The prediction has a mean pLDDT of 80.
The RNA shown here (transfer RNA) has 73 nucleotides and comes from Actinia equina.
Rfam family: tRNA. By type it is a transfer RNA.
The source organism's lineage runs through Eukaryota, Opisthokonta, Hexacorallia, Actiniidae and Actinia.
RNA sequence: ACCUGGUUAGCUCAGUCGUUAGAGCAUCAGACUCUUCAUCUGAGGGUCAAGGGUUUGAGUCCCUUAUCGGGCG
Repeated sequence: ACCUGGUUAGCUCAGUCGUUAGAGCAUCAGACUCUUCAUCUGAGGGUCAAGGGUUUGAGUCCCUUAUCGGGCG
C1' cells in the first nucleotide's frame, strides 16, 4: 500500500425491516437492617468517533476523514 472488523452512558456491550436510544456493572437517593454487607425500589448520566450525502424520517444506508485491532509478500 491492499483487504477486513470495530468506535453507542464512567466501564463492558445490545440496538432486528430506517420511524422520539437500552441493559448489566458502577455512582447517587430511598426502603429494609442495631450497624455494615446483601437484597429491593427509584434517579442522574448520551452531540451514537468527526464531517458530508440520501430520505418525510438515519445509531442503522452511501462517501470522506480520524483512531484501534486482524489478515496479507